[in-house]
Context: one part of a larger RNA
Parts: sequence; C1' cells; structure tokens
RNA sequence: GAUAAACGCUGGCGGCGUGCAUAACACAUGCAAGUCGAACGAUGAACCUUAUUAGAUUUCUUCGGAAUGAAAAUAAGUGGAUUAGUGGCGAACGGGUGAGUAACACGUGAGUAACCUGCCUUACACAAGGGGAUAGCCUUUGGAAACGAAGAAUAAUACCCUAUAAAGUUAGUCAAUCGCAUGGUAGACUAACCAAAGAUUUAUCGGUGUAAGAUGGACUUGCGUCUGAUUAGCUAGUUGGUGAGAUAAAAGCCCACCAAGGCAACGAUACGUAGCCGACCUGAGAGGGUGAUCGGCCACACUGGAACUGAGACACGGUCCAGACUCCUACGGGAGGCAGCAGUAGGGAAUCUUCCGCAAUGGGCGAAAGCCUGACGGAGCAACGCCGCGUGAGUGAUGAAGGUCUUCGGAUCGUAAAACUCUGUUAUUAGGGAAGAACAAACGUGUAAGUAACUGUGCACGUCUUGACGGUACCUAAUCAGAAAGCCACGGCUAACUACGUGCCAGCAGCCGCGGUAAUACGUAGGUGGCAAGCGUUAUCC
Repeated sequence: GAUAAACGCUGGCGGCGUGCAUAACACAUGCAAGUCGAACGAUGAACCUUAUUAGAUUUCUUCGGAAUGAAAAUAAGUGGAUUAGUGGCGAACGGGUGAGUAACACGUGAGUAACCUGCCUUACACAAGGGGAUAGCCUUUGGAAACGAAGAAUAAUACCCUAUAAAGUUAGUCAAUCGCAUGGUAGACUAACCAAAGAUUUAUCGGUGUAAGAUGGACUUGCGUCUGAUUAGCUAGUUGGUGAGAUAAAAGCCCACCAAGGCAACGAUACGUAGCCGACCUGAGAGGGUGAUCGGCCACACUGGAACUGAGACACGGUCCAGACUCCUACGGGAGGCAGCAGUAGGGAAUCUUCCGCAAUGGGCGAAAGCCUGACGGAGCAACGCCGCGUGAGUGAUGAAGGUCUUCGGAUCGUAAAACUCUGUUAUUAGGGAAGAACAAACGUGUAAGUAACUGUGCACGUCUUGACGGUACCUAAUCAGAAAGCCACGGCUAACUACGUGCCAGCAGCCGCGGUAAUACGUAGGUGGCAAGCGUUAUCC
C1' cells in the first nucleotide's frame, strides 16, 4: 500500500459497488419453464334470438275478470370463452457451485484431404395416391395412495405404405484437373435406395429434398501451466501392424490375430495440493502474490452407474438401477433431492429480505394480442469498501468563570466560550415533479411489389396507449444553530509533555526495552499530535 475481511470503541447523510471464504452439511414453505385452439378430436361459458312453463308489477274493472308482461326455469339456435388429452417448439439456454481435475482441463498458435450443426439467410426443385391405429371421452374394474388394467369408439402438421425423383447416398466403369502423405474437386454413364402436411382471415404462414452461408459445437496437435527424489523405475490394450466393428468423425475407441514394443534423470510412475484464464493486489521495473464481484472456458448437480429422447444431454428443477438419508402408508407399497431466488437448522471470527415488477433489456412459445421468466430491472438490511457532503460562518479580551500546572509573579486550555450579526448545505414541513418509452396492437394517410382490379401484406408517417422503482430523483418556499465527533497515540524508530497514583507490584510491549519511591514508557487527569464518520487491533499478500 491492499483486502469478499473479522474484532473493540464510536456513529449524521447521500451516490456507486460488495455481502457463507467454514459443512459439495441437512433442508420446512413458497416461487424459479413454459407456450401454441391459426396442428387435432373433444368441451362447449357469457351475451343474444325464438318457443314453452310460470306469472312479479302496473292500468282498467260491472269485483267475476280483462290487458300489460319484469326477473326466473326448461328446450332449440347463434356464439365462441375455457381448457384435461394427442401433437409441435422450448425445456441442452438462462441461473448456481468449485467437489473433482496436474489434464489437450485452460491459455495461445495451427490443422480436419477425418467431422456434425435445430431455429436463421440465399438459390434450385417438389408436395401425387392410399392405409391402419391410439390418447382424451364412455363402460367395467384393481389399489389406502402413487398409479393402473380390460372392453368399445374417434382426430390430426401423430404413425405407416406406395408413387415421383437428382445436383443426394452406396456400388461399378470412364476419364479431366489439382494437391499436403493417405488423397481432393468437377464431369459422363450404369444399377440400387431415400421426401413431404397442412392451417386459416385466400393471402400469407408452414412442409420435403439438395447445394451454399452464418452460428454453435466435436476431434487432433506445437508451446506454456504447482510442491518435493526422504517417490526411480512404470506399462499387457500396454506400443505398433493387419482385418472386422462402433461413431457425425481420425484413432486400441472396441474386438480377433500377429509382432515386442512404449515412457523415464530434459524427472516417467506414485503421493500431495489446485478449477484455468482475461484480470486483481503490490512493485520504478523485472518480478512476487491472488483467481471474490464482472467476462471467457471447463467440471459438477444427494453418492455411484447407465442409457433413452433429441439438431444438440449421457440432461440441476427428465428416466432407469444400486446405495445412504428423510417422509407417507390401510404394511401390500409409494414419495423426495435448494451447489436456482428468498428462507431454516447446523458449522463458524464472519456474510442480507421467506420484498416489488415484468415498465426497461434479454430469453422461450405464438401470425398476433399475449402468456411465462427469483434471468433481469428495482427496493430492503449491513460504515463491508470507495467517493462526496455536513456537524456552522463572521465579529468577539474584563484574555470571564472553571480545569490543569506553578518559581505563587503567573502560564495554559483560549477567540475557545459567552454575547452580537449572519447563512440554511443537510434536516423538518408544504407545494410542484421527471428522464428512463422504444415498441407492438388498433385507427388513419402515403407508398412498394403483385394483380384486370380490389382486399390483404411489407415499408414510412401521424393519432392513440404502456413505469415496478415512485410522488423517488430534482426544483421552489418556509422554519430552526437548532438534530449530527469520535478513535488512537504522545521513550526512540515516530508527529506529539507535564502532574498525581503505583513502587520489578499492578501493568505495558511491533523491535529496542519500561516498572525495585522524583516513571515524558504502567494507571488517571490536564495538555498536545495524528486521522476523522470513522479510528485502532488481528489475519493475509507485496
């Protein structure tokens, strides 16, 4: 000098940051991933119309009744809200943690002639004809529950078959050209194989194949990356070859056979420690230390293992198996996983609210309205850090009172106070009051492509609306010096001294060292010095 700090004393305000470093310990409760009805069958609410029933009220009355027909119920129609299910997309992002990992994990530079890539963009081409199911629902039924079973019926952008195919894939033949070793690229011919789905507001959105792009990933590799030799030898799929398999893809990645190799004192192997980096701290630099917040990469998701789905996972809020733990149970069997946001217990020197909002930014779905979003935007708590402001300013000498010291003359606290004159930052009260909002949708106008023309669509403009924070920031006015200073040190290093008490005691101390009767070093007081809403101590790094 610095800190994700803690402790002691003290504490006025604001802005911006930061906040479980320990038990990757265990978790009550709520929320954190949904969305689409413009894919589908169902369901069919409100409103409205008609009919029937029933008749409140009102008017007339010859008191017999006649007319009027509100609200309600039922049925039918219109209507289309709602959504459990099938289906699509998303859930592999975003968020958390650092246990493991000394490794192609990370950083940096190359390579892939050994690879994949949903959504998006561009180009070309296509979408013909059929079929059988199944969930929801209904009936029956098992179970305490979780969850099922059987039967009957039904739809699709769900599933399947056939057709059409080339610039696709595979195999073969021909032959051009290029290179970086295996080889690559383009072409011709032959054979075989592989597509599709519709919706609605009728003009758009979707669907299929191929080629390219973009984006994201995968693999290989040069170099670099902690400690110790009181760790010296390690290795049988081990090292290489051939062949088959697996994969998006090269490869002992896996398998069969064959050979006997491979690594190591330039530190193998084993042990220990550790996520890596941009960066951060320090330092004139070279270096040394660290890897919180923010950003990139990696790994993990109660512990261990495994695959499924999918463009993408071997998947934090998915599945299966095993284990430990917790919970429910009708004892037959089931349920769970906060290293998401809050929060609880525990551990610890120590680390926050079970808050508000999707208004902004971003993400998912949707044609859109919109829905979801503990990402995010905000507020709350904490002097934990940095920065800023304030606790008043001017005048004021009988140098007041009082304290302390004193050589008893005085000195000092000290212009300090009082007193007088101001100011009003902050504070309090009142009034006004933001930017952050750009959209989208709706309506209107213009225009572009297209059309015979319109509608609709795209683009531009105008109108209309959308704020959690928050009546916050900020501005204005009024009121009052009123409500706001402590902490440490004073022997030397090191800025700052006297008195009393104590008497090698009590105590101090970072080092040197103080204290045994005149202690500037202990304790108290006065004074002084330093820093200041902080100050000092402890810990750690340079």
Predicted 3D model of a 542-nucleotide part of an RNA (small-subunit ribosomal RNA, 5' domain) from an uncultured bacterium. The coordinates come from a structure-prediction model, not an experiment, and the mean pLDDT is 82. Its Rfam family is "Bacterial small subunit ribosomal RNA". The RNAcentral record of the full RNA draws on ENA and SILVA.